Predicted 3D model of an 88-nucleotide RNA (c-di-GMP-I riboswitch aptamer) from Domibacillus antri. The RNAcentral record of the sequence draws on Ribocentre. Its Rfam family is "c-di-GMP-I riboswitch aptamer". For this family Rfam cites "Riboswitches in Eubacteria Sense the Second Messenger Cyclic Di-GMP" (Sudarsan et al., Science, 2008). Gene Ontology term of the family: cyclic-di-GMP binding. The prediction has a mean pLDDT of 84.
RNA sequence: AUCAUGAAAAGGCAAAUCUGCAGAAAUGCAGAGACGCAAAGCUAUAGGGGCUAAGCCGGGGAAUAGGGUAUGCCAGCCAGUUAUCGAA
Numbered sequence: 001a002u003c004a005u006g007a008a009a010a011g012g013c014a015a016a017u018c019u020g021c022a023g024a025a026a027u028g029c030a031g032a033g034a035c036g037c038a039a040a041g042c043u044a045u046a047g048g049g050g051c052u053a054a055g056c057c058g059g060g061g062a063a064u065a066g067g068g069u070a071u072g073c074c075a076g077c078c079a080g081u082u083a084u085c086g087a088a
Base pairs, nucleotide, nucleotide: 006085012037013036017032018031019030020029021028022027035076041081042080043079047078048077049074050073051072055069056068057067
């Protein structure tokens, strides 16, 4: 120095929920709030997986029901990638 691993210390992030805003929705942003996290940093058609279905397609006498569909969304699902500290 690198890889694996994860004591201590300095810190960091922020689940659920509530309020407001945006959105068709999934969900996102902000404030409060902390379940937890050694990557709970970043990366979303060009790895996998999951969620939603506006629009479109199709069925139907019709339906605010129901089927299919993502270049919409999820990184706190796996994964890729970058990185702090210095005990064993």